[in-house]
Context: one part of a larger RNA
RNA sequence: AGCAUACGGUGGAUGCCUUGGCGUUGAGAGGCGAUGAAAGACGUGGAAUGGCUGCGAUAUGUCUCGGAGAGCUGCCAAUCAAGCUUUGACCCGGGAAUUUCUGAAUGGGGAAACCCAGCUCCGCAAAACGGAGUUACCCUUCGGGGGGCUAACCAGGGGAACUGAAACAUCUAAGUACCCUGAGGAAGAGAAAUCAAACGAGAUUUCCUGAGUAGCGGUGAGCGAAACGGAAAUAGCCUAAACCCAAAGAACAUGUUCUUUGGGGGUUGUAGGGCGCACAACAAAGCCUAUCGGAUUCGAUAGUUGAACUCAGCUGGAAAGCUGGACCAUAGAGGGUGAUAGUCCCGUAAGCGAAAUCGAUGAAGAGGGUGAGUGCGUUCCUGAGUACAACGGGACACGUGGAACCCUGUUGGAAUCUGGGAGGACCAUCUUCCAAGGCUAAAUACUCCUCAACGACCGAUAGCGAACUAGUACCGUGAGGGAAAGGUGAAAAGAACCCCGACGAGGGGAAUGAAAUAGAUCCUAAAACCGUAUGUUU
Numbered sequence: 001a002g003c004a005u006a007c008g009g010u011g012g013a014u015g016c017c018u019u020g021g022c023g024u025u026g027a028g029a030g031g032c033g034a035u036g037a038a039a040g041a042c043g044u045g046g047a048a049u050g051g052c053u054g055c056g057a058u059a060u061g062u063c064u065c066g067g068a069g070a071g072c073u074g075c076c077a078a079u080c081a082a083g084c085u086u087u088g089a090c091c092c093g094g095g096a097a098u099u100u101c102u103g104a105a106u107g108g109g110g111a112a113a114c115c116c117a118g119c120u121c122c123g124c125a126a127a128a129c130g131g132a133g134u135u136a137c138c139c140u141u142c143g144g145g146g147g148g149c150u151a152a153c154c155a156g157g158g159g160a161a162c163u164g165a166a167a168c169a170u171c172u173a174a175g176u177a178c179c180c181u182g183a184g185g186a187a188g189a190g191a192a193a194u195c196a197a198a199c200g201a202g203a204u205u206u207c208c209u210g211a212g213u214a215g216c217g218g219u220g221a222g223c224g225a226a227a228c229g230g231a232a233a234u235a236g237c238c239u240a241a242a243c244c245c246a247a248a249g250a251a252c253a254u255g256u257u258c259u260u261u262g263g264g265g266g267u268u269g270u271a272g273g274g275c276g277c278a279c280a281a282c283a284a285a286g287c288c289u290a291u292c293g294g295a296u297u298c299g300a301u302a303g304u305u306g307a308a309c310u311c312a313g314c315u316g317g318a319a320a321g322c323u324g325g326a327c328c329a330u331a332g333a334g335g336g337u338g339a340u341a342g343u344c345c346c347g348u349a350a351g352c353g354a355a356a357u358c359g360a361u362g363a364a365g366a367g368g369g370u371g372a373g374u375g376c377g378u379u380c381c382u383g384a385g386u387a388c389a390a391c392g393g394g395a396c397a398c399g400u401g402g403a404a405c406c407c408u409g410u411u412g413g414a415a416u417c418u419g420g421g422a423g424g425a426c427c428a429u430c431u432u433c434c435a436a437g438g439c440u441a442a443a444u445a446c447u448c449c450u451c452a453a454c455g456a457c458c459g460a461u462a463g464c465g466a467a468c469u470a471g472u473a474c475c476g477u478g479a480g481g482g483a484a485a486g487g488u489g490a491a492a493a494g495a496a497c498c499c500c501g502a503c504g505a506g507g508g509g510a511a512u513g514a515a516a517u518a519g520a521u522c523c524u525a526a527a528a529c530c531g532u533a534u535g536u537u538u
Base pairs, nucleotide, nucleotide: 001537002536003535004534005533006532007531008530009529015523016487017486020458021457022455023454024453025452026451027450028449029447030446031149032148039102040101041100042056043055044054046080047079050076051075052074062096063095064094065093066092067091071084072083073082107116108115109114117135118134119133120132121131122130123129137146138145139144153184154182155181156180157179158178164171168218194201195200205232206231207230208229215223216222236439237438238437239383243264244263245262246261247260248259249258250257251256252255269417271382272381273380274378275377276376277375278374279373286370287369288368289367291366292365297360298359299358300357301356303352304351305350309325310341311324312323313322314321326343327342328332334346335345336344388412389411390410391409392408393407394406398424419434420433421432422431423430474481475480494522497509498508499507500506
């Protein structure tokens, strides 16, 4: 030195565990903010030096109303002191007060948490000083509103490239990522100038299907409908105009016209409405209501009642285990308790409960609408720089194509019900609808957040980056990047006392404990690696 065996050291795999995560479902909530938010800085504790939590100079808290009922002065984190408390503390919930400084930050400034003011009032003898209030900007109907923050979802305005096409340019990726604006609890869309096809349907949205079909496409890569049908949910309305009335203003031919505003009227396509005349009726029951109204009931935010063995024996440190016996069950979900407990504890099933605040529901009633017409005549009205055309683009599954439909930058530019649009160039016939004004719940999308429940989800190199002082330590000028780190024991019973040692570290006894090779670098304790002893080989 190699090998073997035994015993150790080191190390922290593995097993077991779980306070933390991940995902899903169902409810809720869907906003906060000049009444100063979100996020912070600095303070705040009897000993209080640090971190977390709470709070704000009234500062680990104040008042009040409820709940609960014996202890309490939060956690890391023990100890001492001083206190509070059945005249109800601590704790839980509702409401209120206080709420430094920064921050939209808003009196002015500023290198955030700092500096410097004006005005009014109060205290004061006072020009000192102290206290309270107020002083930014924009919009405004003059009442008020806005500003900033916020996870996704939504609409609009802008808008890539890598990539794919086995290169690449049209194309694709993709109207994606990203930027900006705006809103809501949803948003957007929405009551046919829609589809359809010779039959008919009857706003929108979402799902299934149609269908990877019809199509589009350097006819490459790829892109990719719609109607019908079946479901979810259902809800329809208001204006402009004609005409009438009123007010104000203007013009003049001085009783008319025009303009503006308000009221009435009116709202549609088998056309409707206005006006004139005639007839009927003279306005009520009923019905509807998305506006006002708030009855009622229910729910949320504390809680509360809650059955049945602490029966015997055995093992054990410990019984919930095993054996034997008993009981409850609208409760044998789950967790805890010294091993595996329906009957020990918390609970569970099933019931009950609110002074206060909030939410849902939305009755009566009010208001509104409808009910509320027919015929004849008249030809007054029915949304104009619009429809449409040309050119250039965009968007439609549709890349200019035969390219309709939709949007519009430029230039032109109608008709007026004997009217106009559409039915995928265009024309005719036919069918169908009525643009150029507006509103509209539900079915749908999402989850920063709250509650409840669940999982052929993870179990500390996993699961969130974070089970621990985690967006911490640390790195970076900065934008930003970003860890490691869980487990004694049932209970600290955390090792009194003695010995070696330096009044150490560490160890040996003793003691505790079921166990100390469970001794705090603490469950289990593999391997690499390092030793000691013995054997053996060279």
A computed fold for a 538-nucleotide part of an RNA from a bacterium, annotated as large-subunit ribosomal RNA, domain I.
Rfam family: Bacterial large subunit ribosomal RNA. Rfam links the family to the GO terms structural constituent of ribosome and ribosome.
The sequence was found in a public genome assembly.
Model confidence (mean pLDDT): 85 of 100.